[in-house]
């Protein structure tokens, strides 16, 4: 990043499980996704029992590692 192939993830919303919470893991389901692989390192957002601890990679950016490919 043209086109194409082969595929891959899976928001919401139901369930179960786990957590005080944001949230996570599981099984069903697809709105979307070209890093919607994976690190909390900056910034944001969000919990909590808030000089701290936590969550969020599907909010930006960084970092890292990768598939398939014409000009």
């Nucleotide at each position: 990043g043209a086109a194409a192939a082969g595929g891959g993830c899976a928001a919401a919303c139901c369930u179960c499980u786990c957590g005080c919470g944001a949230g996570a893991g599981g099984g069903g389901g697809a709105c979307g996704c070209a890093a919607a692989g994976c690190c909390a390192c900056g910034g944001a957002g969000c919990u909590c029992u808030c000089u701290g601890a936590g969550u969020c990679a599907g909010c930006c950016g960084g970092g890292u590692c990768g598939c398939c490919g014409a000009a």
The RNA shown here (c-di-GMP-I riboswitch aptamer) has 71 nucleotides and comes from a soil metagenome.
The sequence is in RNAcentral, with records from MGnify.